Small-subunit ribosomal RNA, 3' major domain from a metagenome, 477 nucleotides, folded computationally.
Context: one part of a larger RNA
RNA sequence: UGACGGGGGCCCGCACAAGCGGUGGAGCAUGUGGUUCAAUUCGACACAACGCGAAGAACCUUACCCAGGCUUGACAUCCCCGGAACCCCGAUGAAAGUCGGGGGUGCCCGUAAGGGAGCCGGGAGACAGGUGCUGCAUGGCUGUCGUCAGCUCGUGUCGUGAGAUGUUGGGUUAAGUCCCGCAACGAGCGCAACCCUUGUUUUUAGUUGCCAUCAUUCAGUUGGGCACUCUAAAGAGACUGCCGACGUUAAGUCGGAGGAAGGUGGGGAUGACGUCAAGUCAUCAUGGCCUUUAUGCCUGGGGCCACACACGUGCUACAAUGGAGGGUACAAAGGGAAGCUAACCCGCGAGGGCAAGCCGAUCCCGGAAAACCAUCCUCAGUUCAGAUUGGAGUCUGCAACUCGACUCCAUGAAGGCGGAAUCGCUAGUAAUCGCGGAUCAGCACGCCGCGGUGAAUACGUUCCCGGGCCUUGUACA
Numbered sequence: 001u002g003a004c005g006g007g008g009g010c011c012c013g014c015a016c017a018a019g020c021g022g023u024g025g026a027g028c029a030u031g032u033g034g035u036u037c038a039a040u041u042c043g044a045c046a047c048a049a050c051g052c053g054a055a056g057a058a059c060c061u062u063a064c065c066c067a068g069g070c071u072u073g074a075c076a077u078c079c080c081c082g083g084a085a086c087c088c089c090g091a092u093g094a095a096a097g098u099c100g101g102g103g104g105u106g107c108c109c110g111u112a113a114g115g116g117a118g119c120c121g122g123g124a125g126a127c128a129g130g131u132g133c134u135g136c137a138u139g140g141c142u143g144u145c146g147u148c149a150g151c152u153c154g155u156g157u158c159g160u161g162a163g164a165u166g167u168u169g170g171g172u173u174a175a176g177u178c179c180c181g182c183a184a185c186g187a188g189c190g191c192a193a194c195c196c197u198u199g200u201u202u203u204u205a206g207u208u209g210c211c212a213u214c215a216u217u218c219a220g221u222u223g224g225g226c227a228c229u230c231u232a233a234a235g236a237g238a239c240u241g242c243c244g245a246c247g248u249u250a251a252g253u254c255g256g257a258g259g260a261a262g263g264u265g266g267g268g269a270u271g272a273c274g275u276c277a278a279g280u281c282a283u284c285a286u287g288g289c290c291u292u293u294a295u296g297c298c299u300g301g302g303g304c305c306a307c308a309c310a311c312g313u314g315c316u317a318c319a320a321u322g323g324a325g326g327g328u329a330c331a332a333a334g335g336g337a338a339g340c341u342a343a344c345c346c347g348c349g350a351g352g353g354c355a356a357g358c359c360g361a362u363c364c365c366g367g368a369a370a371a372c373c374a375u376c377c378u379c380a381g382u383u384c385a386g387a388u389u390g391g392a393g394u395c396u397g398c399a400a401c402u403c404g405a406c407u408c409c410a411u412g413a414a415g416g417c418g419g420a421a422u423c424g425c426u427a428g429u430a431a432u433c434g435c436g437g438a439u440c441a442g443c444a445c446g447c448c449g450c451g452g453u454g455a456a457u458a459c460g461u462u463c464c465c466g467g468g469c470c471u472u473g474u475a476c477a
């Protein structure tokens, strides 16, 4: 100087408390451990591994296993020889491939012979290749403490020195934020602001959007209009600016006015010096090591989907604030050409047929759902719940046996609110309801977004956890 303390003081954070909803019990989904297996590829392991890499494992992916093959190789550069590209057919094979036959020449230079460029085949060797090892050799990227308020430097001063001071102190703040004081005076990286979005408004613009007035229609449908909504570009607006109180005449705090918004308005992006030899050699790059008829490459099939069990994360429930059938409203944000697909017809349905429109404020996906209205069920393993299983189908795809999703009929399991323990959340939040998107041929209960309905509680900081500043002890560095 740090680090640590079941030392002290001050102060924060859904840290506790106050509340609301869960997890832990059930079934299923998914990840992991374990076990099994020819293989169940690899990585990730307290917080910070475990719906994580994977924003899509039937083949492919694929790195694993079995089998069949190749050895200058699937890919790059160089050398030699031949043809040159390319197309078709046969045999064999599970395919990869192997063997054989046929057609067929172009471009540039050149009269020609021939040469050259791209491409294909053969050959030799330099070499290629490796998701092989080492993240404790590394770059890059990332997690975490933590969006915590800290981390430092120059000069000066003090100290023999390590170092201190500044950065401590008194106030204040979300903040090393600001004020005052002070052997310090300044400065840098962080904080804040500048950026995006949302909340108000003005101007410009008025189609594909909108409809107050006037006509018109089943319908903003058409004429008309651009006021309103909206769209999207440029501005305005919030600054403790104004008033009062408190405060040291300060910084600021509290209350008030005006205002759409008030003291950081809400949300996002943004992550200082560093810590964990944290994670990643399997994104990529890369040192070293290893491999070279194999640890490389191609193909078929299998596996990654196994199942006595254990854990994590979720979904659906256990019902009446509910379930069922009927009627009737109201979104936002997105996506669409190898695409989204209306209307009509067929099918109980998944879907099929036909076919208009749309490269989309125009057309389509597209019916929002919870809510609301009336009806049935009356507390039961039920008109709750839907696992499992049988049968029949649809779609995608070369192909759904291992191993897809969905539909219909039948079947109807556990489950009556969950031990110890444990998680999230402070407002348009939790809870609850549906919608969209990425990936994607097909396949989400996951992920990323969107809106609808919409709470309860916070006395307080003694205690648990994490953190900041000062101080104290130390046999620790």
Stems, first nucleotide, its partner, number of pairs: 001477002003474003007471007015461002019425005026316008034307002042053002064302007073127001077126002079123005086103007107116003129291002132289003138285002140280003143276001145274001150189006156165003169180003195268004200236007209226003214223002239262001242256005318418001322377003326373002334365003339358002344353003384415001389410007431453007
Rfam family: Bacterial small subunit ribosomal RNA.